The RNA shown here (SAM riboswitch aptamer (S box leader)) has 96 nucleotides and comes from Paraoerskovia marina. NCBI's taxonomy places the organism under Bacteria, Bacillati, Actinomycetota, Cellulomonadaceae, Paraoerskovia. RNAcentral holds the sequence, with entries from Rfam and Ribocentre.
């Protein structure tokens, strides 16, 4: 980096910093936004996916077996905001 597989109407918000657009592209709608939106940080949380890997933690019918306590991602306005469309994106798996 390209290609493969699953997901994508559930869940879960404050505080600081900044200061104009923003909610991925294309059209057309909605919507958010100086009562400071987007982004960045810190903190909290939620529990999709992946695992017992962890100087760990708990259970068991214990040379073993299990769990989401925790661990690696990941997400915390609106269905990926919505429709059409694309060799779309964007998470997570597993290999190369």
């Nucleotide at each position: 980096c390209a290609a493969c597989c699953a997901u994508c109407c559930a869940g879960a918000g404050c505080g600081g910093c900044u200061g104009a657009g923003u909610g991925a592209c294309u059209u057309g709608g909605c919507a958010c936004g100086a009562u400071g939106a987007c982004g960045c940080c810190g903190c909290a949380g939620c529990a999709a996916c992946c695992c017992c890997c962890c100087u760990g933690g708990c259970c068991c019918u214990c040379a073993g077996g299990g769990c989401g306590c925790g661990g690696g991602u990941g997400c915390u306005a609106c269905c990926g905001c919505c429709a059409c469309g694309a060799c779309c994106g964007a998470u997570g798996g597993a290999g190369g």
Its Rfam family is "SAM riboswitch aptamer (S box leader)". Gene Ontology term of the family: regulation of gene expression.